[in-house]
Context: one part of a larger RNA
RNA sequence: CACCGCCCGUCAAGUCAUGAAAGUGGGCAGCACCCGAAGCCGGUGGCCCAACCCGUUUGGGGGGGAGCCGUCUAAGGUGAGGUCCGCGAUUGGGACUAAGUCGUAACAAGGUAGCCGUACCGGAAGGUGCGGCUGGAUCACCUCCUU
Numbered sequence: 001c002a003c004c005g006c007c008c009g010u011c012a013a014g015u016c017a018u019g020a021a022a023g024u025g026g027g028c029a030g031c032a033c034c035c036g037a038a039g040c041c042g043g044u045g046g047c048c049c050a051a052c053c054c055g056u057u058u059g060g061g062g063g064g065g066a067g068c069c070g071u072c073u074a075a076g077g078u079g080a081g082g083u084c085c086g087c088g089a090u091u092g093g094g095a096c097u098a099a100g101u102c103g104u105a106a107c108a109a110g111g112u113a114g115c116c117g118u119a120c121c122g123g124a125a126g127g128u129g130c131g132g133c134u135g136g137a138u139c140a141c142c143u144c145c146u147u
Base pairs, nucleotide, nucleotide: 003110005107008103009102011100013097014096015095016094018092019091020090023087024086025085026084027083028082031079032078033077034076039072041070042069043068044067047065048064049063052061053060054059113134114133115132116131117130118129119128120127121126
């Protein structure tokens, strides 16, 4: 820059973050079941054994071992969920961005006073109905105060 003012919303363009979304990729901690190495422990041990005991002839006892069985159990597998993170066609609004589009809702009585709640309607600001408020101008009247 002071009405040739200010200013609202849709639409169009760009950037950013974000909600929803069929689904999809992973992380984490568990659950149920399957399988189950090594090892500890328990059982068994008709096969084996130097040390101990008896006898003393190769035997017997005790103890130990291989092997076998079982409990616990790492890894692995299957299944249904939990929780967290990422991606996701499409979609919703949001913020911002000198000079785009349409109108002109608000600010003066803003040209239908405005605003609040609500319902319906409309490209958009918005319009209409109902109820409420004055944070409405103008005109008139009443009361009070000052000169």